[in-house]
Molecule: TPP riboswitch aptamer (THI element)
Organism: Williamsia sterculiae
RNA sequence: AUCGACGACACGGGGUGUCGGCAACAGGCCGGCUGAGAUCACACCCGUUGAACCUGCUCCAGUUCACACUGGCGAAGGGAUGGUCGAAUGUCUGCUGC
Repeated sequence: AUCGACGACACGGGGUGUCGGCAACAGGCCGGCUGAGAUCACACCCGUUGAACCUGCUCCAGUUCACACUGGCGAAGGGAUGGUCGAAUGUCUGCUGC
C1' cells in the first nucleotide's frame, strides 16, 4: 500500500535450439544434449510484483561433438490482465539491524 500470496476460469503474450543419421527442394523423419517446454502440443512458461520472451547478438568469457549449454551484458532498451470467482492472514515494497 485504492496490495492480495495461492488456486480455478476467461482473456492475452511467448519460445520451439543444437549435433549425428536418413531423406533430397523436402525444410520433414529418427536418435543424442540442455531445459518447464525443442511446433508430440490446445501441452509448457509468462502477464506490469513483468529475465516468459525479444533487441543488443553473426557480442564477450568459459564449456562442449555442437549449441543461449553456463555466466556476463542486465540498477540496458522493449514486452502481454487495475479481469471474474474462491481464498490463507498473509503478500509485496521501503527503511533499519543481524